The RNA shown here (Fluoride riboswitch aptamer (crcB RNA motif)) has 72 nucleotides and comes from Caldinitratiruptor microaerophilus. Its Rfam family is "Fluoride riboswitch aptamer (crcB RNA motif)". Rfam links the family to the GO terms response to fluoride and positive regulation of gene expression. Its mean pLDDT, the model's own confidence on a scale to 100, is 78. The sequence is in RNAcentral, with records from Rfam. Of the family's consensus pairs, 100% are formed in the model. The source organism's lineage runs through Bacteria, Bacillati, Bacillota, Symbiobacteriaceae and Caldinitratiruptor.
This record gives sequence, structure tokens and C1' cells, in this order.
RNA sequence: GGCGGUGCAGGCGAUGGAGCUCGCCGGAACCGCUGCCGGCGCAGGCCGGCAGCUGAUGGCUCCUACCCCGUC
Repeated sequence: GGCGGUGCAGGCGAUGGAGCUCGCCGGAACCGCUGCCGGCGCAGGCCGGCAGCUGAUGGCUCCUACCCCGUC
């Protein structure tokens, strides 16, 4: 220095908070989709720029924020 295993506090799951629960990570887990343009590549694709779209959850519930409809 590399690989593997174990333990602990904990961390993560495209926009906030809380409870429950699931999965993952533990120097990592994680960092959405579509169209157009440019670059790279034999290709699948990748990177960058521009424009556009859905959702506050990993899942359930509640709160807050936002959006749509209706009533006063």
C1' cells in the first nucleotide's frame, strides 16, 4: 500500500421537519427524467452547454411550503 472479515458511534436512499419501517454504506452509500447542440468513441454510450418535465416519502402517516379545483 492492496484485499477480505468483525465491532461501535453514525451516515445515505434527486427539495424541509417528525414518528414507524425497509434497504445500503461505514471513507462509502447518495447526487431524477426528456429534447436539441457540440466534443469523444467502431458502437452501445460518455462528457459539456441550452431548453423542458414530475415528485417535498426509499415506503407509510403527520406537519410545513408549493400547485390545481370548488365554496364563502